[in-house]
Notes:
This is a predicted structure of a 117-nucleotide RNA (SAM riboswitch aptamer (S box leader)).
Order: sequence, then C1' cells, then structure tokens
RNA sequence: CACUCAUCGAGACCGGCUGAGGGACAGGCCCUUUGAAGCCGGGGCAACCUGCGGAAUCUUUCCGCAACGGUGCCAAUUCCUGCGGCGGCGCUACGGGCGCCAGCCGCGAGAUGAGGG
Repeated sequence: CACUCAUCGAGACCGGCUGAGGGACAGGCCCUUUGAAGCCGGGGCAACCUGCGGAAUCUUUCCGCAACGGUGCCAAUUCCUGCGGCGGCGCUACGGGCGCCAGCCGCGAGAUGAGGG
C1' cells in the first nucleotide's frame, strides 16, 4: 500500500509549551484567541487483540470478569448529506416527467481493530 472480516445512536479532560487553524474529501453546518492543530506530562473511557472463568446447537459461537500487556479513543450519530430505493411535499406540457426535503432502508466512502499478502 491494496485485499478479507468485524464494529461504528454508548462511553471518557486537565495542565504545560506554542499560537491559527480544525472537524478525512466536497457541499453544508459547526468548533476555535474564553486558545485551533501539534508536541509533552498526567488523568480517563472502552473488551478489538489478549488473559481467566462459564455455557452451548462444541473444528466455532455466546455470556461474565479483568484496563498489568498490544492497539484505539476522550465536541456534535462516523456532526449531517454525497450513490440507489422507499417515503413526504411542490410543480406539471399528466409522462412516476421535473424539482425539493435529509424521514426509513441498503450500498459506497471513511475510521479503528484483527488477519493473511
């Protein structure tokens, strides 16, 4: 770096240095000198890997406990939308033809973990 699988409506902030951006991308909408991003220190959240115990329909799956270890995370649902379907509203030369809305479902994209290449 590409691929495969799983998850993404829960949860969790202070101090120091520094000083203008940040929320992946685009459009929105937000956050931010009452201090962005980054770095450092401390604190916290969380069972993906992991460890222990248990159960079952036992080559696997599920449940419980554990934050010492490997990662991750600590504004807003992954902040919302993006492609398609359904739905609603409006227009209509009545052809499900056109436009709008961000309500429901799915896909995609992204993030994180695990795996193998």
Annotation
It was read from a public genome assembly, where an Rfam model found it. It matches the Rfam family "SAM riboswitch aptamer (S box leader)". Its family is annotated with regulation of gene expression in the Gene Ontology.